Predicted 3D model of a 513-nucleotide part of an RNA (small-subunit ribosomal RNA, 5' domain) from Rothia amarae.
Its Rfam family is "Bacterial small subunit ribosomal RNA".
The prediction has a mean pLDDT of 84.
It was read from a public genome assembly.
Lineage of the source: Bacteria > Bacillati > Actinomycetes > Micrococcaceae > Rothia.
Context: one part of a larger RNA
RNA sequence: GGACGAACGCUGGCGGCGUGCUUAACACAUGCAAGUCGAACGAUGAAGACUGGUGCUUGCACUGGUUGGAUUAGUGGCGAACGGGUGAGUAAUACGUGAGUAACCUGCCUUUGACUCUGGGAUAAGCCUGGGAAACUGGGUCUAAUACCGGAUAUGACAAGGAACCGCAUGGUUUUUUGUGGAAAGGGUUUGUACUGGUUUUAGAUGGGCUCACGGCCUAUCAGCUUGUUGGUGGGGUAAUGGCUCACCAAGGCGACGACGGGUAGCCGGCCUGAGAGGGUGACCGGCCACACUGGGACUGAGACACGGCCCAGACUCCUACGGGAGGCAGCAGUGGGGAAUAUUGCACAAUGGGCGCAAGCCUGAUGCAGCGACGCCGCGUGAGGGAUGACGGCCUUCGGGUUGUAAACCUCUUUCAGCAGGGAAGAAGCGAAAGUGACGGUACCUGCAGAAGAAGCGCCGGCUAACUACGUGCCAGCAGCCGCGGUAAUACGUAGGGCGCGAGCGUUGUCC
Repeated sequence: GGACGAACGCUGGCGGCGUGCUUAACACAUGCAAGUCGAACGAUGAAGACUGGUGCUUGCACUGGUUGGAUUAGUGGCGAACGGGUGAGUAAUACGUGAGUAACCUGCCUUUGACUCUGGGAUAAGCCUGGGAAACUGGGUCUAAUACCGGAUAUGACAAGGAACCGCAUGGUUUUUUGUGGAAAGGGUUUGUACUGGUUUUAGAUGGGCUCACGGCCUAUCAGCUUGUUGGUGGGGUAAUGGCUCACCAAGGCGACGACGGGUAGCCGGCCUGAGAGGGUGACCGGCCACACUGGGACUGAGACACGGCCCAGACUCCUACGGGAGGCAGCAGUGGGGAAUAUUGCACAAUGGGCGCAAGCCUGAUGCAGCGACGCCGCGUGAGGGAUGACGGCCUUCGGGUUGUAAACCUCUUUCAGCAGGGAAGAAGCGAAAGUGACGGUACCUGCAGAAGAAGCGCCGGCUAACUACGUGCCAGCAGCCGCGGUAAUACGUAGGGCGCGAGCGUUGUCC
């Protein structure tokens, strides 16, 4: 000198864009943050319409039937594994770069071909009846499905054998024969074999799993470490290779090119600095990983060992009728606490994106916006021109004057920003029969009005280092980044005048180069 997620002191006009718990991965009141589909299913059946009866004020009330389908608790499907948060752990089951998979999986989506035949038994809701303070739960009985379970069929799949071709060891591809065990579901409708689904299969895309090589911290005041350890054979397990696991066999494997141990730490694209080499760093944004009160476990599923799912144990908090139950903000706000220190219990789904749905639409603290903070960067303003008797006042003085200083007053102008008034968007594509549909927002922007009107501070002035005098003080009070100032003429302390620097900021502290 530069930089910062900064803090502190003094000061503070406006706007745009960013950014804001670095500390206690401390504990959390309250609200919201993941639902959706009635075009899968039984049930429920509102408004309305048509029609009958009764009362009768002759068009109102009550009541029945037909229709109609709003609504939704439940079964079922998809989603909930994304999105959002945090950085505790992790020095390698991580990350980065480059490869491999002849050892693998992949819902939704695109694509190729073939099919969608025939049966069955339950169960929730409902009804009946119990238990419990509650959370919740038991029994009986009835019923449906794209829920569940059989049978048929099989292009293909899988296994074995033959042939051809090929490769990168194990092997791979194509073709053929035999065998094995396997599918399915309907819905809506304008009634078309047109739509949407279902099963199986081919290829793709996307997303992952696993393996290998290399690379990136400190410590030898850590020198030896290891028994599923290292390898083999054979079972098991997995989507898949593999001591992943088990039985048996062998005795190996790693290490001064630093094993093992200890400390510290999420990694990277990047960011800061530097001419570069390098050094430091990993906030925001993006990619990957790990975690979700602490520890363990599996279930469901294409995908989890699952933040707002389940089970067990533990600590803590809450409810209780003492028998038993409930909870997990490292989601968005917010509270207490810690701290030098870090924001609103806001608006909207209008846009972008996501989930579900044929759609309308619903949900979305993702996101878009607004609020707060000079926290940062950038821009603008606090007026412009003229104006000498160089006014008054202040300060200094050699008492002549000098300086503040064109500064002010005064004259002539201008009106950015702020203020007031009028007008007023784009962002809207889509959706909807149409009307219509913008949170931001009456915002940005445009026009007009009045009046210099409402808007300057902070640090420093001995040298480094731009900028000097007076008074007070008298090794006192104090200053100080280093050298050093102060003991009676202090340009170094304090005050004043003047000056220098930067300017809505200026200094100080901390950290890095």